[in-house]
RNA sequence: ACGGUAGUGGUGCAAUGGUAACACGUGAGGUUCCCAACCUUAAGACCCGGGUUCGAUUCCCGGCUGCCGUA
Numbered sequence: 001a002c003g004g005u006a007g008u009g010g011u012g013c014a015a016u017g018g019u020a021a022c023a024c025g026u027g028a029g030g031u032u033c034c035c036a037a038c039c040u041u042a043a044g045a046c047c048c049g050g051g052u053u054c055g056a057u058u059c060c061c062g063g064c065u066g067c068c069g070u071a
Base pairs, nucleotide, nucleotide: 001070002069003068004067005066006065007064010024011023012022018054026042027041028040029039030038047063048062049061050060051059
């Protein structure tokens, strides 16, 4: 330099055009003499900028970052 692949709550991950799921973690409440465990509940995310579309995390273009490969 070129090609491929990935980027989603604090962490690990799903969904792949139609209001983003789950687990762990966190806060509150319950339970308990207290803690842990357990139960209930709440908050919290689509890497950035454009385009297409009635509608974009998803498709297209450009950029950034990580990983892999070729030279």
About this RNA: Predicted 3D model of a 71-nucleotide RNA (transfer RNA) from a Candidatus Nanoarchaeia archaeon. Model confidence (mean pLDDT): 82 of 100. Taxonomically the source falls in Candidatus Nanoarchaeia (Archaea, Nanobdellati, Nanobdellota). The RNAcentral record of the sequence draws on ENA. It matches the Rfam family "tRNA". The family's RNA type in Rfam is transfer RNA.